Bacterial RNase P class A from a soil metagenome, 365 nucleotides, folded computationally. The prediction has a mean pLDDT of 76. The RNAcentral record of the sequence draws on MGnify.
RNA sequence: GGCGGGCCGAGCGGACGCGGGGGGAGAGAAAACCCCUCGAGGAAAGUCCGGACACCACAGAGCAUGGCGGUGGGUAACUCCCACCCGGGGAAACCCGCGGGAAAGUGCCACAGAAAUACACGGCCGAUGGCGCGGCCACACGUGAGCCGCGUACAGGCAAAGGUGAAAUGGUGCGGUAAGAGCGCACCGGCGUCGCGGCGACGCGGCGGCCAGGCAAACCCCGCCCGGUGCAAGGCCAAGCAGGACCGUCGACCCGGCUCGGCGAGGUCCAGGUAGGCCGCAGGGUCGCCUCGGCGACCCCCCGGGGCUCAGGCCCCGGUGAGAUAGAUGGCCGCUCAAGACAGGAUCCGGCUUACAGGCCCGCU
Numbered sequence: 001g002g003c004g005g006g007c008c009g010a011g012c013g014g015a016c017g018c019g020g021g022g023g024g025a026g027a028g029a030a031a032a033c034c035c036c037u038c039g040a041g042g043a044a045a046g047u048c049c050g051g052a053c054a055c056c057a058c059a060g061a062g063c064a065u066g067g068c069g070g071u072g073g074g075u076a077a078c079u080c081c082c083a084c085c086c087g088g089g090g091a092a093a094c095c096c097g098c099g100g101g102a103a104a105g106u107g108c109c110a111c112a113g114a115a116a117u118a119c120a121c122g123g124c125c126g127a128u129g130g131c132g133c134g135g136c137c138a139c140a141c142g143u144g145a146g147c148c149g150c151g152u153a154c155a156g157g158c159a160a161a162g163g164u165g166a167a168a169u170g171g172u173g174c175g176g177u178a179a180g181a182g183c184g185c186a187c188c189g190g191c192g193u194c195g196c197g198g199c200g201a202c203g204c205g206g207c208g209g210c211c212a213g214g215c216a217a218a219c220c221c222c223g224c225c226c227g228g229u230g231c232a233a234g235g236c237c238a239a240g241c242a243g244g245a246c247c248g249u250c251g252a253c254c255c256g257g258c259u260c261g262g263c264g265a266g267g268u269c270c271a272g273g274u275a276g277g278c279c280g281c282a283g284g285g286u287c288g289c290c291u292c293g294g295c296g297a298c299c300c301c302c303c304g305g306g307g308c309u310c311a312g313g314c315c316c317c318g319g320u321g322a323g324a325u326a327g328a329u330g331g332c333c334g335c336u337c338a339a340g341a342c343a344g345g346a347u348c349c350g351g352c353u354u355a356c357a358g359g360c361c362c363g364c365u
Stems, first nucleotide, its partner, number of pairs: 001365008010336005016330001018039007041342001045353002048351005053230004066225004070084005085099001086097004100221002105219002107215003121162001123158003128155002130152007137144003170188006189211002191208007234279004243270005249265003253262001283300008301321001302319007337340001
């Protein structure tokens, strides 16, 4: 210098203010008053995963949509964590990987290029056939059933080297060939198979020329998982207005009078339920008591103070351990320093991701 991990997130004091709880005083309650006490984070955030909890739905099975995807383990569960494997990067510590299948099928592969899974642009070849010329040979003497040589590149063979490209039928070399080619061989890579090691992913070795482009974050195939909505869940109480039932009540409505009835007023009761309020909802567990909702005791965790110990840690004492609902935790003054960042609960918990001034500690290279 680099790499990995953990921790802190200004401190102290003063006066004032805010939300919750308890106590006092007061006249029963409430408010105001006094006192005590508790009061945001490492991410409280994004709401991206997984659960708890709540309500709704639900015979059984399957399909679709969606999600996940190396292996083994951890966990209530996870797409999280740990260890390992494989691939890539680095001198190393270590870091990165949306890491099943491209040998089931379909599709796509820009530009360039002849051609992007099939092809032959320039090019190489002349072994084979054709054509032309020459020679041999034969005779019927100007012809060719045959043989040889040369030429040509018409049929054809090739994909080595060139060019294009991210990618062109695995790579390098030797042999081979008319020229070439896993055509043959050696090594390397892949695939298959066998043996050994490993729980496994996989590794090592032998054998077989078997050689098969990439993309699944395209469709698809394989395996596994998944009911929906989220505390504005949900439960309880419940004004006012409207509704229903009843009445030894009243009335100016109706009526010639009376009764029934209708309408209105008043009263009592009822149901659903709005506003509103309470619970859910505030560290966990066990036991006991009763008036069944609280109270009390004990243990564990956490916080504060004190003591012991080199340290890890142990012991004693105290504790009232956020719970708001438009949402409280703030600003001011003084001192100190390294000069203060990102940011604030809203049902709770386990993760992930993102933001962050500055500082401390440990380990590795």